RNA sequence: GCGCCCGUAGCUCAAUGGAUAGAGCACUUGGCUUCGAACCAAGGGGUUGUGGGUUCGAGUCCUGCCGGGCGCA
Numbered sequence: 001g002c003g004c005c006c007g008u009a010g011c012u013c014a015a016u017g018g019a020u021a022g023a024g025c026a027c028u029u030g031g032c033u034u035c036g037a038a039c040c041a042a043g044g045g046g047u048u049g050u051g052g053g054u055u056c057g058a059g060u061c062c063u064g065c066c067g068g069g070c071g072c073a
Stems, first nucleotide, its partner, number of pairs: 001072007010025004018056001027043005049065005
């Protein structure tokens, strides 16, 4: 340099183009306990990497850029 794949919560991942983007773990608070762990209940946390485009409607489709991985040279 070329090709392919990936980027969603702190982490690991879901989400037929359609209602308010969810789950597990983690975190916070409360319960339980002598105190913790475990368990139970509740809660906070997201400009879906970024800029455009298509569409009535985009996390999803197209595209520039950024970052990561693999392969080829």